[in-house]
RNA sequence: GCGGGAUUAGUUUAGUGGUAGAAUGCCAGUUUUCCAAACUGGAGAUGAGGGUCCGAUUCCCUCAUCCCGCA
Numbered sequence: 001g002c003g004g005g006a007u008u009a010g011u012u013u014a015g016u017g018g019u020a021g022a023a024u025g026c027c028a029g030u031u032u033u034c035c036a037a038a039c040u041g042g043a044g045a046u047g048a049g050g051g052u053c054c055g056a057u058u059c060c061c062u063c064a065u066c067c068c069g070c071a
Stems, first nucleotide, its partner, number of pairs: 001070007010024004018054001026042005047063005
């Protein structure tokens, strides 16, 4: 330099053109003499920019970071 892949919550991840789910962590409560565990509830996310579309996390382009391969 060329090609391919990945980027979603603090972390690990699912997902699909029509309100983004879960686990774990965090906070609060219940329980317990206290802690832990358990149970209940809550907040928290689509890498950045642009385009297409009535509507984009999803499709297209560029960029950024990381991984793999070729040279």